RNAcentral holds the sequence, with entries from Rfam. The RNA shown here (transfer RNA) has 74 nucleotides and comes from Vigna angularis var. angularis.
RNA sequence: GGCUUAUUAGCUCAGUUUGUUAAAGCGUCGUGCUAAUAUCGCGAAGGUUGUAGGUUCAAGACCUGCAUGGGCCA
Numbered sequence: 001g002g003c004u005u006a007u008u009a010g011c012u013c014a015g016u017u018u019g020u021u022a023a024a025g026c027g028u029c030g031u032g033c034u035a036a037u038a039u040c041g042c043g044a045a046g047g048u049u050g051u052a053g054g055u056u057c058a059a060g061a062c063c064u065g066c067a068u069g070g071g072c073c074a
Stems, first nucleotide, its partner, number of pairs: 001073007010026003019057001028044005050066005
């Protein structure tokens, strides 16, 4: 340098053929239980969906550029 793949909550990640409201686990906080801690139950907070554009009535999902990481080739 070329090809390819990924980027969604603090971490690991789901999201089908564009279609109402962006899910889950772990973690965090509160609370119940306990003498106390852990476990367990209940509740809550936490997301400009990497970034800039394009297509569309409508984009997390499609297209293009850029950024960053992984893989392959030279």
Its Rfam family is "tRNA". The family's RNA type in Rfam is transfer RNA.
The source organism's lineage runs through Eukaryota, Magnoliopsida, Pentapetalae, Fabaceae and Vigna angularis.